[in-house]
Context: one part of a larger RNA
Molecule: small-subunit ribosomal RNA, 5' domain
Organism: Bosea sp. 117
RNA sequence: GAACGAACGCUGGCGGCAGGCUUAACACAUGCAAGUCGAACGCGCUCUUCGGAGCGAGUGGCAGACGGGUGAGUAACACGUGGGGAUCUGCCCAAUGGUGCGGAAUAACUCAGGGAAACUUGAGCUAAUACCGCAUGUGCCCGCAAGGGGAAAGAUUUAUCGCCAUUGGAUGAACCCGCGUCGGAUUAGCUAGUUGGUGUGGUAAAGGCGCACCAAGGCGACGAUCCGUAGCUGGUCUGAGAGGAUGAUCAGCCACACUGGGACUGAGACACGGCCCAGACUCCUACGGGAGGCAGCAGUGGGGAAUAUUGGACAAUGGGCGAAAGCCUGAUCCAGCCAUGCCGCGUGAGUGAUGAAGGCCUUAGGGUUGUAAAGCUCUUUCGCCGACGAAGAUAAUGACGGUAGUCGGAGAAGAAGCCCCGGCUAACUUCGUGCCAGCAGCCGCGGUAAUACGAAGGGGGCUAGCGUUGUUC
Numbered sequence: 001g002a003a004c005g006a007a008c009g010c011u012g013g014c015g016g017c018a019g020g021c022u023u024a025a026c027a028c029a030u031g032c033a034a035g036u037c038g039a040a041c042g043c044g045c046u047c048u049u050c051g052g053a054g055c056g057a058g059u060g061g062c063a064g065a066c067g068g069g070u071g072a073g074u075a076a077c078a079c080g081u082g083g084g085g086a087u088c089u090g091c092c093c094a095a096u097g098g099u100g101c102g103g104a105a106u107a108a109c110u111c112a113g114g115g116a117a118a119c120u121u122g123a124g125c126u127a128a129u130a131c132c133g134c135a136u137g138u139g140c141c142c143g144c145a146a147g148g149g150g151a152a153a154g155a156u157u158u159a160u161c162g163c164c165a166u167u168g169g170a171u172g173a174a175c176c177c178g179c180g181u182c183g184g185a186u187u188a189g190c191u192a193g194u195u196g197g198u199g200u201g202g203u204a205a206a207g208g209c210g211c212a213c214c215a216a217g218g219c220g221a222c223g224a225u226c227c228g229u230a231g232c233u234g235g236u237c238u239g240a241g242a243g244g245a246u247g248a249u250c251a252g253c254c255a256c257a258c259u260g261g262g263a264c265u266g267a268g269a270c271a272c273g274g275c276c277c278a279g280a281c282u283c284c285u286a287c288g289g290g291a292g293g294c295a296g297c298a299g300u301g302g303g304g305a306a307u308a309u310u311g312g313a314c315a316a317u318g319g320g321c322g323a324a325a326g327c328c329u330g331a332u333c334c335a336g337c338c339a340u341g342c343c344g345c346g347u348g349a350g351u352g353a354u355g356a357a358g359g360c361c362u363u364a365g366g367g368u369u370g371u372a373a374a375g376c377u378c379u380u381u382c383g384c385c386g387a388c389g390a391a392g393a394u395a396a397u398g399a400c401g402g403u404a405g406u407c408g409g410a411g412a413a414g415a416a417g418c419c420c421c422g423g424c425u426a427a428c429u430u431c432g433u434g435c436c437a438g439c440a441g442c443c444g445c446g447g448u449a450a451u452a453c454g455a456a457g458g459g460g461g462c463u464a465g466c467g468u469u470g471u472u473c
Base pairs, nucleotide, nucleotide: 001473002472003471004470006469007468008467009466010465013345014344015343016342017341018340019338020337021303026301027300028299030298031297032296035062036061037060040059041058043056044055045054046053047052069256070255071254079180080179081178082177083176084175087173088172092169093168094167095166096165097164098163099162100134101133102132103131109124110123111122112121113120114119140149141148142147154161155160182228183227184226189219190218191217194216195215196214197213198212199211200210201209231253232252233251234250235246236245237244238243258279259278260277261276262275281292282291283290284289309335311334312333313332317331318329319328320327321326348378349377350376351375358369359368360367361366382414384409385408386407387406388405392400417462418461419460420459421458422443423442424441428457429456430455431454432453438445439444
């Protein structure tokens, strides 16, 4: 000098754009953040113009694996980059073929109980795109072959939407490898499923991934192991560059969801607002037993130098469901708060010398503040008042918002501070103080004339900011 997710002190007019718990991955009151489908199904209720329409819980389907948050863990194929072959992929696209015949249940509901509650037991009834069987099976799977295995679901407003099998694509995901990726040797040895083989199991899939047997290997000063620290990257800051530092916001990947473990369902999870077990904590309880998880958006307590509203809307973009109408969406779009930053604008312009008054200094003559003020002549950005009033929406639909903007009106009117003045370093005098009070980045000032302390006048610098502190280059 530059920079910052900054903080603190003094000060503070407006707008645009951005940013806003860096600390306790501390604990959380309350509300909301993931639903939807009656064009899969039965039932109950309401309305009815008797055509039908709607509501409710439930069965069923799809979606809750996305979106949103955080960075605790992780030094690792986690990430970056470049490759690889032994894989899966709902919805979507293309293609081929099929969609035949039956069956048994069950929730809801009713009845009877248990429980304080959460909830739950028994009996009975019923439907389906829920479940099961038979058939068929071009292709598909196993097999050298013979042979064996193996599917489907209907709805309806009659136009379609579905369902099953197979192939290919697209997308997404899993796995493997080369290279790169912090510090410590005051960490030098580490390793028994360890290293490899055979077989078998398991997986979507290769593989000690698991197991049985066999062999005795494997890694390491080119730093193994251990310890500490840390999410990685595109980027960001700085720098002429090389480099150094860093990883907020935005984007990609990873990991996590009270702590630890586990699987279920599913195309996909070992699942933030799903389940089970254990633990700590909090809450309810009739003491028998139950409920919960803000590192979602707001918000609260706490910690801290420090970081915002318990706001509006689905209008746009996007997502889920649905044939659609539509419903849901704290994603998102907006608004609110904060000079936190960047950028822009304003706080007036011209004229005005008896160089007014006042202040300060003085050698008492004067000098300076100073064209500064007043006065005169103007202007009206921003703000204020009034009127009109968008684009964003493609026919309808605008939260923002009567916003942006345009026009008119009044009136200089409502709008300047902060730091510094010994040298470095731009800017000097007087008074007070008297090694005191104090200053200070370094050198150093202060003990009776202090340009260095405090005040005043004057001056210098920056300016809605200015200084200080912290950190990086």